[in-house]
C1' cells in the first nucleotide's frame, strides 16, 4: 500500500420526545435530549417506503443493495 476482522486508545454521529422555524406534506434545519451505530461520512445509480398540488412533482442516505471516501488497532 491493498484485503478482512475488530474497537481496546483517541474520539464522531445522534433515535424517539421537547421547543423554535420552513414546508400543503413527507419531512428538512437550529436547540435539548440520547435509542442505537465501526462508515448511522458522502452520494438518488437499482430496489423499497413515504407525501403530494397528481406535475417527467417532492421526501427517507438512521430501509436495503451499489458507488466514492476515512481515523485506530489487529490478521
Nucleotide at each position: 500500500a491493498c484485503u478482512c476482522c475488530g474497537a481496546a486508545c483517541g474520539g464522531g454521529u445522534a433515535a424517539a420526545c421537547u421547543c423554535g422555524c420552513c414546508g400543503g406534506a413527507a419531512g428538512a434545519c437550529g436547540a435539548g435530549g440520547g435509542c442505537a451505530c465501526a462508515a448511522a461520512g458522502c452520494u438518488u445509480c437499482g430496489a423499497g417506503a413515504c407525501c403530494u398540488a397528481c406535475g417527467c412533482g417532492g421526501u427517507c442516505a438512521g430501509u436495503c443493495g451499489g458507488g466514492c471516501u476515512g481515523c485506530c488497532g489487529g490478521a